[in-house]
Molecule: RNase P RNA; transfer RNA
Organism: Planctomycetota bacterium
RNA sequence: CCGGCCGGCACGGGCGGCCGCUCCGCGGGAGACCGCGGAGAGGAAAGUCCGAACUCCGCAGGGCAGGGUGGUGGGUAACGCCCACCGUCCGCGAGGACAGGGAAAGCGCCACAGAGAACAGACAGCCCGGGCCCGCGCCGGGCUACGGUGAAACGGCGAGGUAAGAGCUCACCGCGGGGGCGGCGACGUCCCCGGCACGGCAAGCCCCACCCGGAGAAAGACCAAAUAGGGGAGGCCUGGUGUGGCCCGCACCGCACUCCCGGGUAGGUCGUUCGAGGCCCGCGGCGACGCGGGUCGGAGAUCGAUGGCCGCCGCCGCCCGCCCGCGCGGGCGCGACAGGAUUCGGCUUACGGGCCGGGCCGGCGCA
RNA sequence: GGCCCCGUCGUCUAGGCCGGCCUAGGACAUCAGGUUUUCAACCUGGUAACACGGGUUCAAAUCCCGUCGGGGUCA
Numbered sequence: 001c002c003g004g005c006c007g008g009c010a011c012g013g014g015c016g017g018c019c020g021c022u023c024c025g026c027g028g029g030a031g032a033c034c035g036c037g038g039a040g041a042g043g044a045a046a047g048u049c050c051g052a053a054c055u056c057c058g059c060a061g062g063g064c065a066g067g068g069u070g071g072u073g074g075g076u077a078a079c080g081c082c083c084a085c086c087g088u089c090c091g092c093g094a095g096g097a098c099a100g101g102g103a104a105a106g107c108g109c110c111a112c113a114g115a116g117a118a119c120a121g122a123c124a125g126c127c128c129g130g131g132c133c134c135g136c137g138c139c140g141g142g143c144u145a146c147g148g149u150g151a152a153a154c155g156g157c158g159a160g161g162u163a164a165g166a167g168c169u170c171a172c173c174g175c176g177g178g179g180g181c182g183g184c185g186a187c188g189u190c191c192c193c194g195g196c197a198c199g200g201c202a203a204g205c206c207c208c209a210c211c212c213g214g215a216g217a218a219a220g221a222c223c224a225a226a227u228a229g230g231g232g233a234g235g236c237c238u239g240g241u242g243u244g245g246c247c248c249g250c251a252c253c254g255c256a257c258u259c260c261c262g263g264g265u266a267g268g269u270c271g272u273u274c275g276a277g278g279c280c281c282g283c284g285g286c287g288a289c290g291c292g293g294g295u296c297g298g299a300g301a302u303c304g305a306u307g308g309c310c311g312c313c314g315c316c317g318c319c320c321g322c323c324c325g326c327g328c329g330g331g332c333g334c335g336a337c338a339g340g341a342u343u344c345g346g347c348u349u350a351c352g353g354g355c356c357g358g359g360c361c362g363g364c365g366c367a
Numbered sequence: 368g369g370c371c372c373c374g375u376c377g378u379c380u381a382g383g384c385c386g387g388c389c390u391a392g393g394a395c396a397u398c399a400g401g402u403u404u405u406c407a408a409c410c411u412g413g414u415a416a417c418a419c420g421g422g423u424u425c426a427a428a429u430c431c432c433g434u435c436g437g438g439g440u441c442a
C1' cells in the first nucleotide's frame, strides 16, 4: 500500500425569531377562556418473537394430556438472552457457523439409479475342479479385493497371506469395553483389551432430563347520570280479586303516586409512571455481571399532543463556474428508518454518517 | 392495545398433517390450430404459480426459524 476479520462507543444538526399543539404550576375571569413560567418520543418507541413485574380468575398435593427448552459451567428477578469454555464443520489465517441429549428401548422412512438400501446382495468379474467340439453364452464349488450405481454399499488404507479372496494375520487410524492422569464439568490425554458386532434421519413418531396453571391494561379497582327495569316501606279517605252471609282482618295482585336501597350502561377518576432506574467513581471477577459510595429527577396524551415558516452557522451529497492541483465561490437538498399508549430485561428487523480499540490476519514493497 | 389464522398460475382451488415417480394437478380465463359460410359451442395443443430469506435433510411447496403482506376476533 492492497485485501480481509472482530469488537466497542457516543450520536441522529446547533442558535435565534414568529405562529401553533398537549400537560403542569401561578395569576385573572361567572364561564368559555386569557396571560406568564416550566416540561414535552426512540435507538430502534417497530415486529409482538421470548422472559418477567403488576392485576384478576383458578388452585390441598401428585399424576396424565399439551407446549417449550436441549454440549458444560456460570450470570440474571427470569429467559429461547448474555459470558467463558468444550466438541464438530468451514476458512491459509484473523475468525465464522452449529435446535450441539439419545439411532445397541421400540415403530417408521431412505425416491431414482443399482445385483443389493438394513439382521443385504452377486450384475460385470476373479479363482479352483470337471466336461467337451480344446476354447467355450457349459456344469459344480469358493470369493467379493477390483469395476459399476448411488447422498449413503455392512470398518478405512497399506503389508503379509492365499488357487483367488476375506480382520484370516499384523501396523496405523476409526469403533466398542476397562483403567490411570488433568479438569467443578462438557471433555482432553495415555495405557490395556476386543478383530468389528453398531449406516443415515429424532427441525418423523418416540425416549430421557429440565421448565411451564389461564388470561391480559379493552387486566383490574372506585365514583356514577338520563331512560328502562329490579327490590323494600308507605299510600290509594272506598284500587282489584280471593276467603266470607256481611264488616274488620288476612292472602295475592295492580298503580302516569311518594320515599328509600342495590346492580348495569354513558361518562369520569385511579391503575399511570421512581423503576430488577440513569450517570460517575472505587473494589471483586478472564468475562457476562456483582458489591459499595456519590449524584439526578427528564412525556403521561385517551381518537390520541412534538408541527410549520424565516435568518445565521455547521455537516454531507449532487450540480455549475474558476483552477495544473490543493482549494475557492454559487445553487439545491437538511436529508435515513421511524414515532410513545402499563412498565421493564432481551432478541429480531429497518436505517444515516462518524469515532475508537497505537486491535487483529493474509499478500506485496521499502528501510 | 391484546390474541388467533392464512399466503400455490390472471382468478378459484388440489397437494402439505405422512418430504421423493411434483418436471406441482384441475376448473374458468387467455393464446394457437381444427370444425363452421361466419360467430358461439365443441375438439386438440400451448403459456402461466409454491410471498421472501435462512436452516434441517442425500432431497423441501411440504418440516423448523425469522421477515413481509393479508384477514378475523375481543368492552
Stems, first nucleotide, its partner, number of pairs: 001363005006357004011352001013313007021040008042337001046348002049346005054216004066212005071085005086100001087098004101207002106205002108201003123147001125143006131136002155173002158170003174196001175194008220270004230261005235255002239253005277296008314334001316333007368441007377395004387425001397413005418434005